RNA sequence: GGGACUGUAGCUCAGUUGGGAGAGCGCCAGACUGAAGAUCUGGGUGUCGUGUGUUCAAGUCACACCAGUCCCA
Numbered sequence: 001g002g003g004a005c006u007g008u009a010g011c012u013c014a015g016u017u018g019g020g021a022g023a024g025c026g027c028c029a030g031a032c033u034g035a036a037g038a039u040c041u042g043g044g045u046g047u048c049g050u051g052u053g054u055u056c057a058a059g060u061c062a063c064a065c066c067a068g069u070c071c072c073a
Base pairs, nucleotide, nucleotide: 001072002071003070004069005068006067007066010025011024012023013022019056027043028042029041030040031039049065050064051063052062053061
C1' cells in the first nucleotide's frame, strides 16, 4: 500500500424484511441479616465509532473517514 471482517450499556453480546434500543453479568437503591454473602424487588445506567446522504422513518441501506483483528504485498 491492497483486501476481508468487526465497532450497539461499565464488560460479553443479540437486534430477523428499515418502524418497540434489548439480554446476561456488573453497578446503584430498597427488603432480608448482628453485619455480610446468597436470595427477592426496583432502576438501562445508551451521541448504536464519526460525518454526510437516501427515506415519512436508519443500529439496519449508500459514501467518506477513524479505530481494532486477520490475510496479501